The RNA shown here (Bacterial RNase P class A) has 363 nucleotides and comes from a Gammaproteobacteria bacterium. The coordinates come from a structure-prediction model, not an experiment, and the mean pLDDT is 75. Lineage of the source: Bacteria > Pseudomonadati > Pseudomonadota > Gammaproteobacteria. It matches the Rfam family "Bacterial RNase P class A". By type it is a ribozyme. Gene Ontology terms of the family: dimeric ribonuclease P complex, ribonuclease P activity and tRNA processing. About the family: Ribonuclease P (RNase P) is a ubiquitous endoribonuclease, found in archaea, bacteria and eukarya as well as chloroplasts and mitochondria. Of the family's consensus pairs, 99% are formed in the model.

[in-house]
RNA sequence: CGAGUCAGCUAGACAGUCGCUGCGCAGUACACUGCGAAGAGGAAAGUCCGGGCUCCAUAGGGUAAGGUGCCAGGUAACGCCUGGAAAGUGUUGAAGCGAUUUGACAUUGAUGGAAAGUGCCACAGAAAAUAAACCGCCGUAAGGUAAGGGUGAAAAGGUGCGGUAAGAGCGCACCGCGCGUUUGGCAACAAACGUGGCACGGCAAACCCCGCCUGGAGCAAGACCAAAUAGGAUCUCCUUAAACGUAAGUUUAUAAGCGUGACCCGCGCCGAGAUCGGGUAGGUUGCUCGAGCUUUGCGGUGACGCAAAGCCUAGUUGAAUGACUGUCCACGACAGAACCCGGCUUACCGGCUGACUCGCUCU
Numbered sequence: 001c002g003a004g005u006c007a008g009c010u011a012g013a014c015a016g017u018c019g020c021u022g023c024g025c026a027g028u029a030c031a032c033u034g035c036g037a038a039g040a041g042g043a044a045a046g047u048c049c050g051g052g053c054u055c056c057a058u059a060g061g062g063u064a065a066g067g068u069g070c071c072a073g074g075u076a077a078c079g080c081c082u083g084g085a086a087a088g089u090g091u092u093g094a095a096g097c098g099a100u101u102u103g104a105c106a107u108u109g110a111u112g113g114a115a116a117g118u119g120c121c122a123c124a125g126a127a128a129a130u131a132a133a134c135c136g137c138c139g140u141a142a143g144g145u146a147a148g149g150g151u152g153a154a155a156a157g158g159u160g161c162g163g164u165a166a167g168a169g170c171g172c173a174c175c176g177c178g179c180g181u182u183u184g185g186c187a188a189c190a191a192a193c194g195u196g197g198c199a200c201g202g203c204a205a206a207c208c209c210c211g212c213c214u215g216g217a218g219c220a221a222g223a224c225c226a227a228a229u230a231g232g233a234u235c236u237c238c239u240u241a242a243a244c245g246u247a248a249g250u251u252u253a254u255a256a257g258c259g260u261g262a263c264c265c266g267c268g269c270c271g272a273g274a275u276c277g278g279g280u281a282g283g284u285u286g287c288u289c290g291a292g293c294u295u296u297g298c299g300g301u302g303a304c305g306c307a308a309a310g311c312c313u314a315g316u317u318g319a320a321u322g323a324c325u326g327u328c329c330a331c332g333a334c335a336g337a338a339c340c341c342g343g344c345u346u347a348c349c350g351g352c353u354g355a356c357u358c359g360c361u362c363u
Base pairs, nucleotide, nucleotide: 001359002358003357004356005355006354007353008352009351010350012328013327014326015325016324017323018322020039021038023036024035025034026033027032041334045345046344048343049342050341051340052339053218054217055216056215060265061264062263063262065214066213067212068211069210070084071083072082073081074080085111087108088107089106090105091104092103093102094101095100112209113208117207118206119203120202121201134149135148136145137144138143157175158174159173160172161171162170176198177196178195179194180193181192182191183190184189222285223284224283225282232276233275234274235273236272237271240253241252242251243250244249257269258268259267260266292311293310294309295308296307297306298305299304329332
């Protein structure tokens, strides 16, 4: 100097003219007018998660169902974020006969259990897990063999040496695997030593088992005010007991029924259900001060936390923030709040800044 990856900020600017929305003040009875400050996003999108808030409602337990799944933290919480561990992948350096080991950098979609049980592994192949002999090798043969080859995603650990008729953990060394002890670490886990020739393949985004978590509905939730109609009509069900009453009937308890997302128990209510017909759908509120933002300091590897000071920054409801002119240059993409907030995912033209990696040049 160039390229790439990651992260942060930004998302046309300035000036003028006219226009829109709510708020504050004033002129004001209202309308209206003037002044002031303010008026879409990093994703406002998706509606995929988690909550705040409102109601059911006085609201418990279990089952089912759903979600999640290494460890430790953060958070209001999460399937999110941070930092670690295992298992990998790519580039590159080193050690080793080899299998392989190790360092640096970048990177990762699903990481509890396969010996609780059930199930699947097509085709090819001789044979696919209670799994083995096609070609081959040895042998006169009987037979032995699984090292070499083939099929396959996967074929009874791997490399090297020895041994054998030929071979094989058959034996040895190393790697791997199982078990035990010690050490380090909060832990996941790692290392060292010892021991055993040693292993019941893979798949649980298969059913399943285990641990943890979970009421439901949603601002069209809800609250208030005003107005109008028809306090409408018809039909069905309503157990049992007690008290009062001449009776009709009334009261209490209970049954049935209803409510509680599904089912059961429990709890609450005391009538429940069906058909036809009529009126209203207007206004106010919820509605924006927040798990809020900025700066500084302290603590922490970090996510983040604590403290101090400062700031107020849209509230529409057929939906406001626009149009025109001129100048500048980086020539402007994706795209419009509708109760609010924390995430994730998706779309995207450029500009600035930082870190890392690679390449080239110079010293």